Molecule: Bacterial RNase P class A
Organism: Candidatus Zixiibacteriota bacterium
RNA sequence: AAAGUAGGAGGAACAGUCGCGCUUUAAAUGAGAGUUUAAAGUGAGGAAAGUCCGAGCUCCAGAGAAUCAAGGCGCCCGGUAACACCGGGGCGGAGUGAUCCGACGGAAAGUGCCACAGAAACUAUACCGCCGCGACCCUGUGUCGCGGUAAGGGUGAAAACGUGGUGUAAGAGACCACGGCCGAGUCCUGCAAGGGGCCGGUGGGUAAACCCCGCCUGGAGCAAGGCCAAAUAGGGGAAGAGGGGUUGAUUCGCCCCGCUAUUAUUCUCGGGUAGGCCGCAUGAGCGGCCGGGUAACCGGCUGUCGAGAUAAAUGACUGUUGGUUCCGCUUCGGCGGGAUUACAGAACUCGGCUUACUUCCUGCUUUCCAA
Numbered sequence: 001a002a003a004g005u006a007g008g009a010g011g012a013a014c015a016g017u018c019g020c021g022c023u024u025u026a027a028a029u030g031a032g033a034g035u036u037u038a039a040a041g042u043g044a045g046g047a048a049a050g051u052c053c054g055a056g057c058u059c060c061a062g063a064g065a066a067u068c069a070a071g072g073c074g075c076c077c078g079g080u081a082a083c084a085c086c087g088g089g090g091c092g093g094a095g096u097g098a099u100c101c102g103a104c105g106g107a108a109a110g111u112g113c114c115a116c117a118g119a120a121a122c123u124a125u126a127c128c129g130c131c132g133c134g135a136c137c138c139u140g141u142g143u144c145g146c147g148g149u150a151a152g153g154g155u156g157a158a159a160a161c162g163u164g165g166u167g168u169a170a171g172a173g174a175c176c177a178c179g180g181c182c183g184a185g186u187c188c189u190g191c192a193a194g195g196g197g198c199c200g201g202u203g204g205g206u207a208a209a210c211c212c213c214g215c216c217u218g219g220a221g222c223a224a225g226g227c228c229a230a231a232u233a234g235g236g237g238a239a240g241a242g243g244g245g246u247u248g249a250u251u252c253g254c255c256c257c258g259c260u261a262u263u264a265u266u267c268u269c270g271g272g273u274a275g276g277c278c279g280c281a282u283g284a285g286c287g288g289c290c291g292g293g294u295a296a297c298c299g300g301c302u303g304u305c306g307a308g309a310u311a312a313a314u315g316a317c318u319g320u321u322g323g324u325u326c327c328g329c330u331u332c333g334g335c336g337g338g339a340u341u342a343c344a345g346a347a348c349u350c351g352g353c354u355u356a357c358u359u360c361c362u363g364c365u366u367u368c369c370a371a
Base pairs, nucleotide, nucleotide: 001367002366003365004364005363006362007361008360009359010358012321013320014319015318016317017316018315020043021042022041023040024039025038026037027036028035029034045343049354050353052352053351054350055349056348057221058220059219060218070217071216072215073214074213075089076088077087078086079085090104091102092101093100094099105212106211110210111209112206113205114204127153128152129149130148131147132146133145134144135143136142137140161179162178163177164176165175166174180202181201182200183199185198186197187196188195189194225278226277227276228275235269236268237267238266239265242257243256244255245254246253285304286303287302288301289300290299291298292297322341323340324339325338326337327336328335329334
């Protein structure tokens, strides 16, 4: 220097003008609820996102517990309110390496499955071969038959361990050496998962197949749930003999409905809807220091209060200064000009995971170059 790998920090700053939400105060207005104006304070994120896990909270169900079903989780130790999350460790795999990935309990309970190819896919088997014996005649190291074999070829993701030797008619863990793998044998070591030695063995794989073992789980979600509560319609209760229209108005007249009831009309009660309020911002909170721990994290002291909208506020413009990048000039110190400044946006609240995105910094690895 290039390529890679792991982690950390931030998510532009300041000023002016205009504008928006919320809170407080003041003024005006209003019967009140409220509305308007002014001032001050305050106003998105590291992911507010996906809604994938785990919780708080709320209602419903349930006396509690256990069992079964169904679902989830699954190496060990620790952390945590909890987790499928985090830290450390083990084992397996990928990479030259830094480092990364793993649903990573059980195949020695039982059952099933192992496509295609292949002789054979799990109790054995033989296509081409190799070897022995016999027969035949076209006498070739030919053809056929019987038997032995699994070293070589061939199939497959996988064929009963690999390499070398002994052995044999040819061969084979049949035997030997070294190595691999397995052991619910033993000793040592580690809290444990495991690791190492010795001894023994050497017939698969598959449990994100059924299953077995251990642990966890009631359901729905802030549109939860609680409170206030209009108009209209309908419901309960009480009163009830008149009520309404026609008229400028009264009487008369005329028309409609009702006249002891479920029914006109009046009063009243409660439920629900629109609408409003609460839930809703002091919490597994955040900052600093000290202590414990390899770490995740925990403890103590101290400081601090940081959005709350509901069709949804948190913005726009201008200037200056930054960052990144390009061009020109250069006395190599810089100067001038242009472009650009992401992903995205709270909606009950936390802890995680995942995904999207920009800039800067640090550790480590590999390769190359120079001294």